[in-house]
Context: one part of a larger RNA
RNA sequence: CACCGCCCGUCACACCACGGGAGUUGGUUGUUCCAGAAGCAGUUGAGCUAACCUUCGGGAGGCAGGCUGCCAAGGAAUGGCUGGUAACUGGGGUGAAGUCGUAACAAGGUAGCCCUAGGGGAACCUGGGGCUGGAUCACCUCCU
Numbered sequence: 001c002a003c004c005g006c007c008c009g010u011c012a013c014a015c016c017a018c019g020g021g022a023g024u025u026g027g028u029u030g031u032u033c034c035a036g037a038a039g040c041a042g043u044u045g046a047g048c049u050a051a052c053c054u055u056c057g058g059g060a061g062g063c064a065g066g067c068u069g070c071c072a073a074g075g076a077a078u079g080g081c082u083g084g085u086a087a088c089u090g091g092g093g094u095g096a097a098g099u100c101g102u103a104a105c106a107a108g109g110u111a112g113c114c115c116u117a118g119g120g121g122a123a124c125c126u127g128g129g130g131c132u133g134g135a136u137c138a139c140c141u142c143c144u
Base pairs, nucleotide, nucleotide: 003108005105008101009100011098013095014094015093016092018090019089020088023085024084025083026082027081028080029079030078031077032076033075034074039070040069041068042067043066044065047063048062049061052059053058111132112131113130114129115128116127117126118125119124
């Protein structure tokens, strides 16, 4: 660059980050159940048995074995917390320029704005209440 101005929203395109998301896949943890190695404890111990006792027969003690309890890994079910990923989806940001209109800025051509309700491709429109941060005209008050 000064109204041949400024400027708003939908839509289309591109890129960016974010949210939701059926599902899927990890981590961690709770509860219940199944199962239960080794070890330990209890019990049993008809088999075995060096030290001790013995009247030499055996006894005491011990060991293997059996059973029970505790219990790790493991398995099943169902919750909590927390990550990854995900069809799809929601708005946001940016972009030279594109589409539709023209809402706002002048009384912006219906003054504008705020709250609220309803409506609408979109900016928005309509109703109710409120404000002047409204122009113009008339009157009044105040200031210079």